[in-house]
RNA sequence: UUCGCCGGACGGGCAGUCGCCAGGUAAGCCGGGCAACCGGCGCGCCGGGAGGAAAGUCCGGUCUCCACAGGGCAGCAUGCCGGCUAACGGCCGGGGAGGUCCGCUCAAAGCGGGCUUUACGGAAAGUGCCACAGAAAAUAUACCGCCGGCGGCGGGCUUCGGCUCGCAUCCGGUAAGGGUGAAAAGGUGCGGUAAGAGCGCACCGCUUGCGAAGUAAUUCGCAAGGCAGGGUAAACCCCAUGCGGAGCAAGACCAAAUAGGGGAGGAGGAGCGGCCCGUUCCGUUCGACUUCCGGGUAGGUCGCUAGAGCCGGGCAGUAAUGUCCGGCGCAGAAGAAUGACUGCCGCCCGGUUCGCAAGGACCGGGUACAGAAACCGGCUUACAGGCCGGCGAACCCU
Numbered sequence: 001u002u003c004g005c006c007g008g009a010c011g012g013g014c015a016g017u018c019g020c021c022a023g024g025u026a027a028g029c030c031g032g033g034c035a036a037c038c039g040g041c042g043c044g045c046c047g048g049g050a051g052g053a054a055a056g057u058c059c060g061g062u063c064u065c066c067a068c069a070g071g072g073c074a075g076c077a078u079g080c081c082g083g084c085u086a087a088c089g090g091c092c093g094g095g096g097a098g099g100u101c102c103g104c105u106c107a108a109a110g111c112g113g114g115c116u117u118u119a120c121g122g123a124a125a126g127u128g129c130c131a132c133a134g135a136a137a138a139u140a141u142a143c144c145g146c147c148g149g150c151g152g153c154g155g156g157c158u159u160c161g162g163c164u165c166g167c168a169u170c171c172g173g174u175a176a177g178g179g180u181g182a183a184a185a186g187g188u189g190c191g192g193u194a195a196g197a198g199c200g201c202a203c204c205g206c207u208u209g210c211g212a213a214g215u216a217a218u219u220c221g222c223a224a225g226g227c228a229g230g231g232u233a234a235a236c237c238c239c240a241u242g243c244g245g246a247g248c249a250a251g252a253c254c255a256a257a258u259a260g261g262g263g264a265g266g267a268g269g270a271g272c273g274g275c276c277c278g279u280u281c282c283g284u285u286c287g288a289c290u291u292c293c294g295g296g297u298a299g300g301u302c303g304c305u306a307g308a309g310c311c312g313g314g315c316a317g318u319a320a321u322g323u324c325c326g327g328c329g330c331a332g333a334a335g336a337a338u339g340a341c342u343g344c345c346g347c348c349c350g351g352u353u354c355g356c357a358a359g360g361a362c363c364g365g366g367u368a369c370a371g372a373a374a375c376c377g378g379c380u381u382a383c384a385g386g387c388c389g390g391c392g393a394a395c396c397c398u
């Protein structure tokens, strides 16, 4: 210098013209009212107006309404240990395991360190699965091989008693070696044996027990045991822990017109009944109409942005984070604003050209992903182009 992995931070600037949204101020206009004043529109002016992810809506919470004796089953989620937090499946630190590099070492093993990855409870409760290949994928087994044996065939030697070599089959032993596989029934070495084998021993691993260090995960040491337990739980399952539901279109308040419900009055309206008769008196029913009440809808207001807030600094802590001090005021529109155009500059890429080079000039192109919708903490995903840090590789220089 280039490339790769990981982490952090940024993600255009200035000016002009025309607009958009909510707020403040306010010339003016309209409606109502005797007036005071109330309501609506609003020229102009003033300051304000998206993000690191506003996204996916995956996880956790605030808030709101509904539900709720207690216990169990089912379901879902989480899963090494400690800490942080309002909470979390998030974050920080530690432990274990894997990868890579460096150092110690002649080298290997081992130990130590840097960077990085990690859904990392239980396979000694039970069930299931393990393709192909392979003898065998889990009650072990035996293809080649190795070793022993009866008989057979062939060769060699022979002192004729036998000895020895080879071949194929059969019977048995074995699990060293070969071969298969992602994975093969502890590993390495020595002894041992007919050949072998934890068969015996040493070391490593494993199991159990004890001790030490640590809050713990875990680590270290000692002793005993020849070894029991292949893998898979991101298969069922077991264990432990947690979980009531819906969501700001939550929800609260005010409240037209029309229709409908209820109460009161009720014609110089109608029906029925009573008194001997009835337009006239009395009772009762219906009832146009008048008035009052309550519920719902349209519409309006609140919820609604001062909050686990942002910026700077100090202190405690390895850190996540906590705390203290100072400063700031930062969208709140629901058919939903935050934009468009132009010029200059910045950044990147390509070409031409000047220059020994660093670099300059000109031309052309690019400048992303995406946009609040009650709010907050995370995770995940998308992203043109820079910047900073850590580790590694290659090349060059000293």
Base pairs, nucleotide, nucleotide: 001394002393003392004391005390006389007388008387010385012345013344014343015342016341017340018339020049021048023046024045025044028041029040030039031038032037051369055380056379058378059377060376061375062374063247064246065245066244075243076242077241078240079239080094081093082092083091084090095120096118097117098116099115100114101113102112103111104110121238122237126236127235128232129231130230143178144177145174146173147172148171149170152167153166154165155164156163157162186204187203188202189201190200191199205227206225207224208223209222210221211220212219213218251302252301253300254299261293262292263291264290265289269286270285271284272283273282274281309328310327311326312325313324314323315322316321346367347366348365349364350363351362352361353360354359